[in-house]
RNA sequence: GCUUUCGGGGCAGGGUGCAAUCCCCGACCGGCGGUAGAGCCCGCGAGCCCCCCGGGGCAGAUCCGGUGUGAUUCCGGAGCCGACGGUGACAGUCCGGAUGGAAGAAGGC
Numbered sequence: 001g002c003u004u005u006c007g008g009g010g011c012a013g014g015g016u017g018c019a020a021u022c023c024c025c026g027a028c029c030g031g032c033g034g035u036a037g038a039g040c041c042c043g044c045g046a047g048c049c050c051c052c053c054g055g056g057g058c059a060g061a062u063c064c065g066g067u068g069u070g071a072u073u074c075c076g077g078a079g080c081c082g083a084c085g086g087u088g089a090c091a092g093u094c095c096g097g098a099u100g101g102a103a104g105a106a107g108g109c
Base pairs, nucleotide, nucleotide: 001109002108003107004106005105006104013025014024015023027093028092029082030081031044032043033042034041039080040079047058048057049056050055051054062078063077064076065075066074084096085095086094
C1' cells in the first nucleotide's frame, strides 16, 4: 500500500393521570485511542453548522479518602452526565435516520 471481517449498551418494580418506558420514586447502560485498568483526565468518532471537500466550529459530566514509583483510571465512599427528529405527556433507555456510517481493532497478501 491492497484486501477481508469485526466494530453500542440500557427503565425491572411502582406512583399520579383519560393518556407518560417521556413527569415522580426507583432501576439499568457506558463506542474508540492514550495513560496504572477511565461514561466525567487528554484526544477522536457519531450528531449539527460553515466552507475552498478537506478542514474549521458547536457539542456533557468528579470530587474526597486509601494503596502505590506512578492511578481524577484500581479499592472504599459520595456525586454528576448523556446529540438530533418523532410521540395522546417533557425521552441516555421507546420509535426513527441506522441491515447505515465512523473512531478504531483483528487477520491475509
The prediction has a mean pLDDT of 86. Predicted 3D model of a 109-nucleotide RNA (FMN riboswitch aptamer (RFN element)) from a soil metagenome. Its Rfam family is "FMN riboswitch aptamer (RFN element)". From the family's description: The RFN element is a highly conserved domain that is found frequently in the 5'-untranslated regions of prokaryotic mRNAs that encode for flavin mononucleotide (FMN) biosynthesis and transport proteins. Of the family's consensus pairs, 100% are formed in the model.